[in-house]
RNA sequence: GAAGGGGGUCGGGUGACCGCCUGCGCAGGCAGGAGGAAAGUCCGAGCUCCACAGGGCAGGGUGGUCGCUAACGGCGACCGGGGGCGACCCCAGGGAAAGUGCCACAGAAAACAUACCGCCCCGCGAAGUUCCGGGGCAAGGGUGAAAAGGCGAGGUAAGAGCUCACCGCGGUUCUGGCGACAGAGCCGGCAGGGCAAACCCCACCCGGAGCAAGACCGAAUAGGGGAGCGUUUGAGGGCGGCCCGCCCAAGGCUCCCGGGUAGGUUGCUGGACCCCGCCAGCAAUGGCGGGGCUAGAGGAAUGGUCACCCCCUCCCGUUUGGCGGAGGGACAGAACUCGGCUUACAGACCCGCUUCCGCA
RNA sequence: GCCCCCGUCGUCUAGAGGCCCAGGACGCCACCCUUUCAAGGUGGAAAUCGCGGGUUCGAAUCCCGCCGGGGGCACCA
Numbered sequence: 001g002a003a004g005g006g007g008g009u010c011g012g013g014u015g016a017c018c019g020c021c022u023g024c025g026c027a028g029g030c031a032g033g034a035g036g037a038a039a040g041u042c043c044g045a046g047c048u049c050c051a052c053a054g055g056g057c058a059g060g061g062u063g064g065u066c067g068c069u070a071a072c073g074g075c076g077a078c079c080g081g082g083g084g085c086g087a088c089c090c091c092a093g094g095g096a097a098a099g100u101g102c103c104a105c106a107g108a109a110a111a112c113a114u115a116c117c118g119c120c121c122c123g124c125g126a127a128g129u130u131c132c133g134g135g136g137c138a139a140g141g142g143u144g145a146a147a148a149g150g151c152g153a154g155g156u157a158a159g160a161g162c163u164c165a166c167c168g169c170g171g172u173u174c175u176g177g178c179g180a181c182a183g184a185g186c187c188g189g190c191a192g193g194g195c196a197a198a199c200c201c202c203a204c205c206c207g208g209a210g211c212a213a214g215a216c217c218g219a220a221u222a223g224g225g226g227a228g229c230g231u232u233u234g235a236g237g238g239c240g241g242c243c244c245g246c247c248c249a250a251g252g253c254u255c256c257c258g259g260g261u262a263g264g265u266u267g268c269u270g271g272a273c274c275c276c277g278c279c280a281g282c283a284a285u286g287g288c289g290g291g292g293c294u295a296g297a298g299g300a301a302u303g304g305u306c307a308c309c310c311c312c313u314c315c316c317g318u319u320u321g322g323c324g325g326a327g328g329g330a331c332a333g334a335a336c337u338c339g340g341c342u343u344a345c346a347g348a349c350c351c352g353c354u355u356c357c358g359c360a
Numbered sequence: 361g362c363c364c365c366c367g368u369c370g371u372c373u374a375g376a377g378g379c380c381c382a383g384g385a386c387g388c389c390a391c392c393c394u395u396u397c398a399a400g401g402u403g404g405a406a407a408u409c410g411c412g413g414g415u416u417c418g419a420a421u422c423c424c425g426c427c428g429g430g431g432g433c434a435c436c437a
Stems, first nucleotide, its partner, number of pairs: 001356004006351005012309007020033005035331001039342002042340005047210004054244004059206005064078005079093001080091004094201002099199002101195003116141002118137006125131002149167002152164003168190001169188008214266004224257006236248003259436003273292008310329006361433007370386004378417001388404005410426005
């Protein structure tokens, strides 16, 4: 210098004027006012109500190991597999020696293996190479996504773990590791395809609903009509399906038709909160100390204009520096609150790392 | 704000791992019939299965993530 890979930060700035929302103040006024994703609502929680949530079935989810955490399908480290020269990246990564199911087309055969072409031996007849019959084989060809270990040597009529070396696989022992697992030794000539994001089995987790939850106050009306069920032999409710159990439960419950109000307060913003430093840990993260208060609307505020500066593009003139003019600066936008994931995003900057080339 | 459901020719739909580079009906186009039109008959075109990844030998179908559309949910008596 070129190409590449990983992590992180920011995501316009300053001033003036005119506005909007909230809080404080008698008032002039003062203070504060969107994001890294506020988004999708995909997970996990807090909070609220219902038995402070019970037992079973069904159903759903997760799936290497160890840890972190309030919890998680998240994160960190490690293990195994795959890709890349490498930095590094990807993996729903338990079980196919419990059972069931599927594997189209092609192919002889798609799962207690089989024999189309082929290779080899024998026999009879015709007989030179071929045809027929019997037997052996699975090395080679062919089909397919996938064909009963791979490769080499020996061996054989031809072959074959038939035998042997190496690799793979299974079992077992030892060693290392908390563990996933790894390494070494010994034994076995080889068990026997794939799919579980097919049913299923195993392990673990999950009660339901959601701030339109919930609580309080107020206003209005026809506190109307119909159907069904039920009052201790218990309807119905405890917002997803069933059974049990428990609790509540009676001029009550469910549905339909019709009627009224579309008001206020609260929940509502101080919290697993933010910043800095030190310590423990490889890290995720945790502990300690100091400092800070940082939006709370309810048809829903957080904006607009101008000036200067910053970055990018284009045009004109110019030797250059530079000057003038025009255009542009993304994705998006709180609604009970957090922790994650995923998705969208103009551009700018920072820190390591890898490979190659050049020079010293 | 919260909770559900659905995306396949122009329209309505079938499909539930291979028999599907997706079938049917209506519509469209061409031809036949008719003096002509309609009806009828014959043939044809028309689908990135909303999009992108993954699982599998193989995906409209199974799984994940997006995009688009639709529906429901207030209180009182």

Two RNAs folded together computationally: RNase P RNA and transfer RNA, 437 nucleotides in total.
It holds a member of the Rfam family "Bacterial RNase P class A".
Its mean pLDDT, the model's own confidence on a scale to 100, is 80.